Context: one part of a larger RNA
Molecule: small-subunit ribosomal RNA, 5' domain
Organism: Triticum aestivum
């Protein structure tokens, strides 16, 4: 000297963009954060005097989504991440090309009765409808075998899964590690390829160019400094990867071993009639606890995206915005001009005067800000209609200098000096060092220096 998710003391007018639990991967009250279709089905409901007719839809069966989107970095030194290649695999719902065909049956929810439970939640009988289910069969796939024919290959677009070669901190006061281990063969198994798993067989494989073992960490593009070389870092915003109370585990599906799904142990909480049961904020707000520290239990779906529908539309704490925080970075103001009998007043003093100082007072302009009115957007794209923000930006009229300046330090390094007071006491301080009766170093005043709505300390890294 530069920086920061910064915090802490003193002061604080304004906009614009951003930013905001860095600690306890602690527990969490409350609410909301994924639902949707009636153009898949049975059934209900409303309205009308009745019919035909129309709207709507709770609960349920089916579809599709919930595996996107948010969130945390807890664990991983490892094909996790970066890169740079290939290869044996899948791939809903989009597109493009080609084929298509229907016939048939059985049930189970709702529903109704009877009942069990304090609850959660069922039990038993019966009735029913489908794009649900299961037969048959069409195209089509596979597999298997004959035959012909050819030896090069099976669309793209995006994702998703293995495997490989180089990189990836710190310690030898860590030197040997290792039996599914290293490879073969043969079953098995997976969407695929393998010790991926078994059974036999061999006895390999890693290692001073650091195996193994403990420690610490999420990894990148990136950010900070630096001329660079390189050191330092991984907050916001983007890409991967890992996680979801703590351990395990499948199921469902095109895709999950699944944040707001299921089971099972286990800590913790909460209800109970003691038989039994429900829960998971590292989703947006919030609470409580830890801490120097870190915001609203707000508003909208009007943009952009997503999820269901034909659609209309519904949902969306994704995002679009408000609201607090000088948390940073950027702009602007807090007046301009004039004006000496250099006014009072503080301060110094060699009592002559100097200095605060054109500073104020005084005239005189001006009105960014302020205050009270008037007009009033763009963001909407698509014929109309459709805007949270927000009567906001932004324009103008009025009125008044009017509403707005602190903070640090003045011994040297370092820019800025003098008076009183203390008397090695009280205190200062990053170093050297200052104080023991004339302190430019302490505390107070007057001045001065530097920055400035901030300014100083503390902590980190260059």
């Nucleotide at each position: 000297g530069g920086a920061u998710g910064a915090a802490c003391g003193c002061u604080g007018g304004c906009g614009g963009c951003a930013u905001g639990c860095u600690u306890a991967a602690c527990a969490c009250a409350u609410g909301c954060a994924a639902g949707u279709c009636g153009a898949a089905c049975g059934g209900g409901a409303a309205g009308u005097g009745g019919u035909g007719u129309u709207u709507c839809c709770g609960a349920g069966u089916g579809g599709c989504g919930a595996a996107c989107g948010g969130g945390u970095g807890a664990g991983u030194a490892a094909c996790g991440c970066g890169u740079a290649a290939g290869a044996a695999c899948c791939u809903g719902c989009c597109c493009u090309u080609g084929g298509g065909a229907g016939g048939g049956g059985a049930a189970c929810a709702a529903c109704a009765a009877c009942u069990g439970g304090a609850a959660a939640c069922g039990g038993u009988u019966g009735c029913u409808a489908a794009u649900a289910c299961c037969c048959c069969g069409u195209a089509g796939g596979c597999u298997g075998a004959g035959g012909a024919g050819c030896a090069a290959a099976a669309g793209g677009a995006g994702a998703a899964a293995u495997c490989c070669g180089c990189c990836u901190c710190u310690g030898a006061u860590u030197a040997g590690c290792u039996a599914g281990u290293u490879g073969g063969u043969g079953a098995g198994g997976u969407a695929a390829u393998a010790g991926c798993u078994u059974a036999c067989c061999a006895a390999g494989g890693c290692g001073a160019u650091g195996a193994u073992c403990a420690g610490u960490a999420g990894c990148u593009g990136g950010u900070c400094c630096g001329a660079g070389a390189g050191g330092a870092u991984g907050a916001u915003c983007a890409g991967c990867c890992a996680c979801a109370c703590u351990g395990g585990g499948a199921c469902u599906g095109a895709g999950a071993c699944a944040c707001g799904g299921c089971c099972c142990a286990g800590a913790c909480u909460c209800c109970u009639a003691c038989g039994g049961g429900a829960g998971g904020c590292a989703g947006c707000a919030g609470u409580g606890g830890g801490g120097a520290a870190u915001u609203u239990u707000c508003c909208g779906c009007a943009a952009u995206g997503g999820g269901c529908g034909a659609a209309a539309g519904c949902c969306u704490g994704a995002c679009g915005g408000a609201g607090c925080a000088a948390u940073g970075c950027c702009g602007c103001g807090u007046g301009g001009a004039g004006g000496u009998g250099g006014a009072a007043g503080g301060c110094c003093u060699a009592c002559g005067g100097g200095u605060c100082g054109u500073c104020a007072a005084c005239u005189u302009c001006u009105u960014u800000u302020c205050u009270c009115g008037g007009a009033g957007a763009a963001g909407a794209a698509a014929c109309a209609a459709u805007g949270a923000c927000g009567g906001u930006a932004u324009c103008u009229g009025a009125g008044g200098a009017a509403u707005a300046a602190g903070c640090a330090u003045c011994g040297g390094c370092u820019a800025a000096c003098u008076c009183u007071g203390u008397g090695c006491c009280a205190g200062c301080a990053g170093c050297c060092g200052c104080g023991g009766u004339a302190a430019g170093a302490c505390a107070g005043a007057g001045g001065a220096u530097g920055c400035a709505a901030g300014c100083g300390u503390u902590a980190u890294c260059c």